The RNA shown here (transfer RNA) has 71 nucleotides and comes from a Candidatus Aenigmatarchaeota archaeon. Its Rfam family is "tRNA". It is annotated as a transfer RNA. Its family is annotated with triplet codon-amino acid adaptor activity in the Gene Ontology. The organism belongs to Candidatus Aenigmatarchaeota, within Archaea.
RNA sequence: GGGUUCAUAGUCUAUCGGUAGGACGCCACCCUCACACGGUGGAGAGCCCGGUCCGACUCCGGGUGGACCCA
Numbered sequence: 001g002g003g004u005u006c007a008u009a010g011u012c013u014a015u016c017g018g019u020a021g022g023a024c025g026c027c028a029c030c031c032u033c034a035c036a037c038g039g040u041g042g043a044g045a046g047c048c049c050g051g052u053c054c055g056a057c058u059c060c061g062g063g064u065g066g067a068c069c070c071a
């Protein structure tokens, strides 16, 4: 220098055009003499900029960062 691929709550991970779901963690309540466990509920996320589209986490272009391959 070229190519492939990845980036989603605090962490891990789904969804691949139409509402972003789950686990752990966190908060509140219930349970207990109390703690833990357990139960119910809740808050919390699409790396950045632009394009296509009625509609973009998803498709396209560029950028940033990580991994791998070639040179």
Base pairs, nucleotide, nucleotide: 001070002069003068004067005066006065007064010024011023012022013021018054026042027041028040029039030038047063048062049061050060051059
Annotation
The coordinates come from a structure-prediction model, not an experiment, and the mean pLDDT is 82.